[in-house]
Molecule: transfer RNA
Organism: Beta vulgaris subsp. vulgaris
RNA sequence: CGGGGUGUAGCGUAGCAGUAACGCGCUCGGCUUGGGACCGAGAGACCGCAGGUGCGAUUCCUGUCGCCCCGA
Numbered sequence: 001c002g003g004g005g006u007g008u009a010g011c012g013u014a015g016c017a018g019u020a021a022c023g024c025g026c027u028c029g030g031c032u033u034g035g036g037a038c039c040g041a042g043a044g045a046c047c048g049c050a051g052g053u054g055c056g057a058u059u060c061c062u063g064u065c066g067c068c069c070c071g072a
Base pairs, nucleotide, nucleotide: 001071002070003069004068005067006066007065010024011023012022013021018055026042027041028040029039030038048064049063050062051061052060
């Protein structure tokens, strides 16, 4: 320098045009002498950033940044 992959909640992942889901963790309650485990309920991300297309974008397109891989 060129090519490919990846970026979504505190962490790990799913979703891939139409109200963003799951597990762990967290909060409250139940249970317990207390804690753990278990049971019930709840909060938390507008999807790396900036544009474009479109009625509508996390999803498609363009640029750009971080990380990983390959080539030179």